A computed fold for a 517-nucleotide part of an RNA from a bioreactor metagenome, annotated as large-subunit ribosomal RNA, domain I. The RNAcentral record of the full RNA draws on SILVA. Its Rfam family is "Bacterial large subunit ribosomal RNA". Gene Ontology terms of the family: structural constituent of ribosome and ribosome.
Context: one part of a larger RNA
RNA sequence: GGUGCCCGGCGGAUGCCUUGGCACUGGGAGCCGAUGAAGGACGCGACUAACGGCGAAACGCUGCGGGGAGCUGUAAGUGAGCAGAGAUCCGCAGGUCUCCGAAUGGGGGAACCCACCGGCCUGAAGGGUCGGUACCAUGCGGUGAAUCAAUAGCCGCAUGGAGGGAACCCGGGGAACUGAAACAUCUUAGUACCCGGAGGAAAAGAAAGCAACAGCGAUUCCCUAAGUAGAGGCGAUCGAACGGGGAACAGCCCGUUACCACAAGGAGUUACAAAAUUCCGGCAUAGUUGAACCGGCUUGGAAAACCGGACGAAACAAGGUGAAAGUCCUGUAAACGAAAUGCCGGGAUCUCCGGUAACAAAGAGUAGGGCGGGACACGUGGAAUCCUGUCUGAAAAUGCGAGGACCAUCUCGUAAGGCUAAAUACUACCCAGUGACCGAUAGUGAACCAGUACCGUGAGGGAAAGGUGAAAAGAACCCCUGGCGGGGAGUGAAAGAGAACCUGAAACCGUGCACUU
Numbered sequence: 001g002g003u004g005c006c007c008g009g010c011g012g013a014u015g016c017c018u019u020g021g022c023a024c025u026g027g028g029a030g031c032c033g034a035u036g037a038a039g040g041a042c043g044c045g046a047c048u049a050a051c052g053g054c055g056a057a058a059c060g061c062u063g064c065g066g067g068g069a070g071c072u073g074u075a076a077g078u079g080a081g082c083a084g085a086g087a088u089c090c091g092c093a094g095g096u097c098u099c100c101g102a103a104u105g106g107g108g109g110a111a112c113c114c115a116c117c118g119g120c121c122u123g124a125a126g127g128g129u130c131g132g133u134a135c136c137a138u139g140c141g142g143u144g145a146a147u148c149a150a151u152a153g154c155c156g157c158a159u160g161g162a163g164g165g166a167a168c169c170c171g172g173g174g175a176a177c178u179g180a181a182a183c184a185u186c187u188u189a190g191u192a193c194c195c196g197g198a199g200g201a202a203a204a205g206a207a208a209g210c211a212a213c214a215g216c217g218a219u220u221c222c223c224u225a226a227g228u229a230g231a232g233g234c235g236a237u238c239g240a241a242c243g244g245g246g247a248a249c250a251g252c253c254c255g256u257u258a259c260c261a262c263a264a265g266g267a268g269u270u271a272c273a274a275a276a277u278u279c280c281g282g283c284a285u286a287g288u289u290g291a292a293c294c295g296g297c298u299u300g301g302a303a304a305a306c307c308g309g310a311c312g313a314a315a316c317a318a319g320g321u322g323a324a325a326g327u328c329c330u331g332u333a334a335a336c337g338a339a340a341u342g343c344c345g346g347g348a349u350c351u352c353c354g355g356u357a358a359c360a361a362a363g364a365g366u367a368g369g370g371c372g373g374g375a376c377a378c379g380u381g382g383a384a385u386c387c388u389g390u391c392u393g394a395a396a397a398u399g400c401g402a403g404g405a406c407c408a409u410c411u412c413g414u415a416a417g418g419c420u421a422a423a424u425a426c427u428a429c430c431c432a433g434u435g436a437c438c439g440a441u442a443g444u445g446a447a448c449c450a451g452u453a454c455c456g457u458g459a460g461g462g463a464a465a466g467g468u469g470a471a472a473a474g475a476a477c478c479c480c481u482g483g484c485g486g487g488g489a490g491u492g493a494a495a496g497a498g499a500a501c502c503u504g505a506a507a508c509c510g511u512g513c514a515c516u517u
Base pairs, nucleotide, nucleotide: 001516002515003514004513005512007510008509009508015502016467017466020438021437022435023434024433025432026431027430028429029427030426031164032163039100040099041098042055043054044053046078047077050074051073052059061094062093063092064091065090066089070082071081072080105114106113107112115133116132117131118130119129120128121127135161136160137159138158139157140156141155142154143153168199169197170196171195172194173193179186183233209216210215220247221246222245223244224243230238231237251419252418253417254363257357258356259355260354265353266352267351268350276349277348278347279346280345281344282343283342284341285340287336288335289334293309294308295307296306298305310327311326312316318330319329320328368392369391370390371389372388373387374386375385378404399414400413401412402411403410454461455460474501477488478487479486480485
């Protein structure tokens, strides 16, 4: 030096666990904001660095409810207090709410600097304090040029807007990689992305529609028709409709015109025109009651295990308790409950409205056309239909549009004004629950003070890190030591559970023994 064995060190795999995730289901809710949001900065505690809470009225103030013995958050400790005259805590409604932020008096390198006007205070100061002072749009009022009238402009008042938000929705713009085994039309795709706007849904919507000689009767969504008809460098690929079956159903108004009429009737708070109060009921936001078991000289540190004998069950869901509990605790089944606020339904008050009709009328730079594009499953094609940048440009219900070029017959409809619930899409958020989902290199990036530490000028990137024990009972005291660390003692079932703390694999590093070189 090597090999083997024993025993250790280091290390943190594995097993077990779960406070955290993931995916869904059923309800709810679907906005917040100039009454200053979202998000922050800075403060507030007896001692206070952080997190959480709160805002100079600052670990909190008031009222009304709930609740009933402890309380002053995480979080121990010291100190000082509070509480049956009901605290802490929970719910509802208020009050307060610095500074920044749309940020809005002006400025600005966010959380800072500097003003003006008015009221009050005043020690007269460059003082204090409270309120106001941004912009845009609309309406109203005043004033008012060139320029007579008028208008622009200016001033004032009132109302609204502004910003944020996970996805869903509508609109305006709009790629490329890719596929076509290259590539240009095409595809990817009207996708990603950017912008604008709205709502709890949005959009669409009451036929100038389909159909086919029979008929249907707004829209939306699902199944089917059907990978069919078709489109297509007829390549890659793209891809309907009619009809059938379901979900859900709702129709109206303005303008135009004829008739009737001036009070009978009708309607209504989601539309059709638009508001409010009150009562009743239900739901939500705190809560309440809630059955039934004991024993054991069985084991054990501990009983819920085991043994024995009982009981409840509209409750044997679940979690906890020193192992494994229907009957110990929290609960569960079942049944109750709201002063206040919100939502839903109904009644009343209330509010509002001319009615009926379709033969009189019936939406113009429109329909249509040319040129150029776009949308339609449809790539210009025989290309209807829809939209329109440009140039044009009708008819008047005996009219006009459509039925896939076009024409006739026939049929269907009535454009050029508008509104409209439900069925549909989504889930940032709240409640209840589920899982042949994960179990700490998994599951969210994040189970832990994580979008943190750290990196980057910046946009941005982005971790690692869970487990003593049933209970801290967290090791008084003694010894070695500067300390770290260790040895006794003590606690504990266990300390080979000692905080570098459950289990504690391997690599790696050693002591001892044996053999060997």